[in-house]
RNA sequence: GGCGGCGUAGCUCAGUUGGCUAGAGCAAUCGGUUCAUACCCGGCAGGUCAUAAGUUCAAAUCUUAUCGCCGCUA
Numbered sequence: 001g002g003c004g005g006c007g008u009a010g011c012u013c014a015g016u017u018g019g020c021u022a023g024a025g026c027a028a029u030c031g032g033u034u035c036a037u038a039c040c041c042g043g044c045a046g047g048u049c050a051u052a053a054g055u056u057c058a059a060a061u062c063u064u065a066u067c068g069c070c071g072c073u074a
Base pairs, nucleotide, nucleotide: 001073002072003071004070005069006068007067010026011025012024013023019057029043030042031041032040050066051065052064053063054062
């Protein structure tokens, strides 16, 4: 240099035949329970879906470019 994969919550990930408000577990926080802590139960919060542009009535999802990481290859 060429090709391919991945990028979504603090962490691990789901969601990609475009459609209603973007989700789960863990973690954090608040409360319940307990003499107390842990376990357990419940609530709440947390996201420019890597960045930008395009297509569309509508984009995490499709297209293009860029950035980062990983792999293959010369």